A computed fold for a 76-nucleotide RNA from a Bacillota bacterium, annotated as transfer RNA. Model confidence (mean pLDDT): 80 of 100. Rfam family: tRNA. Rfam classes the family as a transfer RNA.
């Protein structure tokens, strides 16, 4: 250069063929304790990487554009 996978909560990851974006850990509150820890109940937390299209709707299909990774090729 080319070809591939992939970005979603703070981490690690799901969302089956487009149809209310979730678990799991971490965080906070309350309960339970003398107190902590576990353990139970309940709270928040997202411009689904960016820009842009199809669509009555996009995380999901299409286009381009960043980042990472993993192939292949080049290199006196």
């Nucleotide at each position: 250069g080319c070809c591939g996978a992939c970005a979603u909560a703070g981490c690690u990851c799901a969302a089956c063929u487009g149809g209310c974006a979730g678990a799991g850990c971490a965080a906070c509150u309350g309960a339970u304790u003398u107190g902590u820890a576990a353990u139970c109940a309940g709270u928040a937390g997202g411009u689904u990487g960016g820009c842009g299209g199809u669509u009555c709707g996009a995380u999901u299909c299409c286009g381009u554009u960043u980042g990472u990774c993993g192939g292949c090729a080049c290199c006196a």